Predicted 3D model of RNase P RNA and transfer RNA as a complex of 417 nucleotides. It holds a member of the Rfam family "Bacterial RNase P class A". The family's RNA type in Rfam is ribozyme. Gene Ontology terms of the family: dimeric ribonuclease P complex, tRNA processing and ribonuclease P activity.
């Protein structure tokens, strides 16, 4: 100098002026985001038994830890990619069972034989070479996404884990590790285990349902009308079934009325900083701070200056995550290549 | 704001345990008719909303995303 990897941060700034929302000690003060988004997970909160039992159903899936909890995060293991820094992985079980593997191919899973190989055996033709049938074989060819361990030597009629060596695989022991798992340690087994569980399923763990239009209080208004079900062996109580529990004239439909206010609702798993523990996620403690709360729904318009010329996008009960969208720029750590000293 | 559902031919819809997607109507060509309709015969028409993953293989299974549709107030 070039190429790249990982982590973190900012999200135009300043001044003037005119507005909007909330609070107010009436002077003022505060006023969108890193994703406020998708609503994909988890939790708080509220109501229904402060949610109980069984089945069904759903979710998660290497190990350990963190957390209020999680499908999130951290650290580790195994596999894959990259020269490397690093990145990616729904990664339990296919020797519990059932089913699937189209076409092609001999055969797609209790293996099998189209071409092929066979100086050995049997039968027929034949003097013989050879051919046909039977028999032996699975090395080679061919098919396929995938073909029943691989390479080499021996062996044989031809062959074959048939035998041996090395590699791979499985099981057991030993050693290390909390564990997943690892080992150029030892022994056994010629090999018996194809793929797929984002097919059903099995195993382990987790999950009751609904959602702030939840729920509570006040006010206003009217036809307390009509119909249906069941009537306690019943009905309803949040959407699957049964039990249990609670309540009882209850539920549903048509029709009617009001579409007003308060609350829930802004102080919490809160933010900043320092110290300590931990590899880390995170935890403990000290100090400081108060940080949107609308309900036709506020956070904006204009002017001036500066620059890097401004992307995606707008809170609606609240948090922790994930995912998706995003102009431009800054900082730190690290890797590879080239050049110079 | 919250909760559900759908996307397949021009239109309306089928397609379930994964193996190159069908029907009806419309449109096109031919026949029939003097001509049209009806009728008969035939052919064509699809990246299964988009992107990624699992698998040998995806309309189908999983994830993300886009568009569209429906429901949810209180009182008596």
């Nucleotide at each position: 100098g070039g190429a790249g990897u990982c982590g973190g941060c900012c999200a135009g700034g300043c001044a003037g002026u005119c507005g909007c929302u909330g609070c107010u000690a009436c002077g003022g003060c505060a006023g969108a985001g890193g994703a406020a988004a998708g609503u994909c997970c988890g939790g708080g909160c509220u109501c229904c038994a402060c949610a109980g039992g069984a089945c069904a159903g759903g979710g998660u899936g290497c190990c350990a830890g963190g957390u209020a909890a999680c499908g999130c995060c951290u650290g580790g293991a195994g596999g894959g990619c990259g020269u490397g820094a690093g990145c990616c992985c729904a990664u339990g079980g296919a020797a519990a069972g059932u089913g699937c593997c189209a076409c092609a191919g001999a055969a797609a899973a209790c293996a099998u034989a189209c071409c092929g190989c066979c100086u050995g055996g049997g039968c027929g033709c034949g003097c013989a070479a050879g051919c046909g049938c039977u028999g032996g074989c699975a090395a080679g060819g061919g098919u396929g996404a995938a073909a029943a361990g691989g390479u080499g030597c021996g062996g044989u009629a031809a062959g074959a884990g048939c035998g041996c060596a090395c590699c791979g695989c499985g099981c057991g022991a030993c050693g290390g590790g909390u564990a997943a798992c690892c080992g150029u340690u030892c022994g056994c087994g010629g090999c018996a285990c194809g793929g797929a569980a984002a097919a059903c399923c099995c195993c382990a763990c987790c999950c009751g349902g609904a959602g702030c239009a939840a729920g509570g209080c006040c006010a206003a208004a009217u036809a307390g009308g009509g119909g249906a079900a069941c009537g306690a062996u019943c009905g309803c109580g949040u959407g699957g079934u049964c039990c249990g529990c609670g309540c009882g004239g209850u539920u549903c439909c048509c029709g009617g009325g009001u579409a007003g206010g308060c609350u829930g609702c802004a102080c919490c798993a809160g933010c900043g900083u320092c110290u300590c523990g931990g590899u880390g996620a995170c935890g403990a403690g000290g100090c400081g701070c108060g940080c949107a709360g609308a309900u036709g729904a506020a956070u904006g318009g204009c002017u001036g200056c500066c620059c890097a010329c401004g992307a995606c996008a707008g809170a609606a009960c609240c948090c922790g995550g994930c995912u998706u969208a995003u102009c431009g720029g800054c900082c730190g750590a690290c890797u590879c290549c080239c050049c110079c000293u | 704001g919250c909760c559900g559902g759908a996307a397949u031919a021009g239109c309306u819809c089928a397609g379930u345990c994964g193996g190159u997607a069908g029907a009806g109507c419309a449109g096109c060509u031919c026949a029939u008719u003097c001509g049209u309709a009806a009728u008969g015969a035939g052919a064509a028409g699809g990246u299964c909303g988009u992107a990624g993953g699992u698998u040998c293989g995806a309309u189908u299974c999983c994830u993300a995303u886009u568009u569209c549709c429906g429901g949810c107030a209180c009182c008596a």